[in-house]
Archaeal signal recognition particle RNA from Asbonarchaeaceae archaeon (SeqCode), 271 nucleotides, folded computationally. The gene name in the source record is ffs. Taxonomically the source falls in Asbonarchaeaceae (SeqCode) (Archaea, Nanobdellati, Candidatus Nanohalarchaeota). It matches the Rfam family "Archaeal signal recognition particle RNA". The family's RNA type in Rfam is non-coding RNA gene. Rfam links the family to the GO terms signal recognition particle, plasma membrane targeting and SRP-dependent cotranslational protein targeting to membrane, signal sequence recognition. The RNAcentral record of the sequence draws on ENA. Its mean pLDDT, the model's own confidence on a scale to 100, is 78.
RNA sequence: GGACGGGAUAGGCCGGCGGACUCGGGGCCCGCUCGACCGGAAGUCCUCGACACCGGGGCCGAAACUGGGGACGAGGGUGUCGCCGGAGACUGCAGUCCGGACCCCGAUCAACGAUCCUCUGUCCUCUGGGGCGGGAUGCCUGGUGAACCGGGUCAGGCCCUGGCGGGAGCAGCCCUAAGCCAGGGGUUCCGCGUUCAGAGGGUCGCAGAGGGGAGAAACGGGUCCGGGUCACUGCACCUCCGCGACGCCCCACUCCCCGGUACUCCCGUUC
Numbered sequence: 001g002g003a004c005g006g007g008a009u010a011g012g013c014c015g016g017c018g019g020a021c022u023c024g025g026g027g028c029c030c031g032c033u034c035g036a037c038c039g040g041a042a043g044u045c046c047u048c049g050a051c052a053c054c055g056g057g058g059c060c061g062a063a064a065c066u067g068g069g070g071a072c073g074a075g076g077g078u079g080u081c082g083c084c085g086g087a088g089a090c091u092g093c094a095g096u097c098c099g100g101a102c103c104c105c106g107a108u109c110a111a112c113g114a115u116c117c118u119c120u121g122u123c124c125u126c127u128g129g130g131g132c133g134g135g136a137u138g139c140c141u142g143g144u145g146a147a148c149c150g151g152g153u154c155a156g157g158c159c160c161u162g163g164c165g166g167g168a169g170c171a172g173c174c175c176u177a178a179g180c181c182a183g184g185g186g187u188u189c190c191g192c193g194u195u196c197a198g199a200g201g202g203u204c205g206c207a208g209a210g211g212g213g214a215g216a217a218a219c220g221g222g223u224c225c226g227g228g229u230c231a232c233u234g235c236a237c238c239u240c241c242g243c244g245a246c247g248c249c250c251c252a253c254u255c256c257c258c259g260g261u262a263c264u265c266c267c268g269u270u271c
Base pairs, nucleotide, nucleotide: 001271002270003269004268005267006266007265008264011060012059013058014057015033016032017031018030019029023049024048025047026046027045037056038055039054040053064261065260066259067258068257069256070255071254075250076249077248078247079246080245081244082243084242085241086240087239088238091236092235093234094233095232096231097227098226099225100224101223102222103221104220108216109215116211117210118209119208120207121206122205123201124200125199126198127197128196129195130194131192132191133190134189135188136187137186139184140183141182142181143180144179150175151174152173153172158167159166160165
C1' cells in the first nucleotide's frame, strides 16, 4: 500500500414526470407511473430567490449525490384515416302513404252463359186518390142536467071563508132549456216506418228481363310518372363519446455510456 471482515462518524435516501399556479424555483392541489415514510399549515394559498419550515420514524453508510447523452417504453396529449359500436340534432334523398299508366301472378266466378250493353225495380223529390193516426167543428141518438130568479103536479104546513070551497106555494115526482158526457155517421185540418197512380231525378251495390258470346278477376308483386312528408325505417351530412391503425409531442419505470464532487477514523486477518 492492496484485499476481506467488524465497528464508528460525516453524510445520504424514503420517488419521478406532466398539468395548473408563478416573473421564476419548490410545495399544498389534479393526473400518470412500479410498491414510493408518518403527522402539522397552504387557493382569490404557503415558502424561497432559488428546490423552504416544525415534530417523529425507518433504511443505508463512505455510502452516495450530481451534469449530459442514448436505448426501451407503461401512460398521457394531439392530428389524420378507418370502421364498428353508441348517443344527439338539423337538412336532404329513398321506402312505408295517396293518385295514375303498364306488366306479372292468379283465390274465385264463367257455355247451367262471364266482364260488358239496354231497360226496369229497389232509393230520393213533388202532385193526386185511398188507408191509418190525431185534432177541431156542426148534425143525430142516448144519458145527465135548474136551492130561488123554467113548466106541470104540488103531500104536509100557510093564507082567505060561517061553511062548501078558493088562493099562493116549499120538498118530492114528471118534463125540459143552456151546458156537460158518451156513441154514430158527416165536414174540415195536420201528420205518416202505409198503399196506388202520374211526373221528375238518381243508380256504387243488389235483383229481374232482354241483348251478346269469352274470358273476367280479389289479394299480392314489379316498373314508370306525379303528390305528400305527421310518424317510422334506411342512407348521406354535422357534433360528441368509445374502438383500431399510423404520424408527431411529453414522458414514469428499467438499462447503458461519459464527466464532476466526496471517498474520514479505529480494530482484526491476510498478501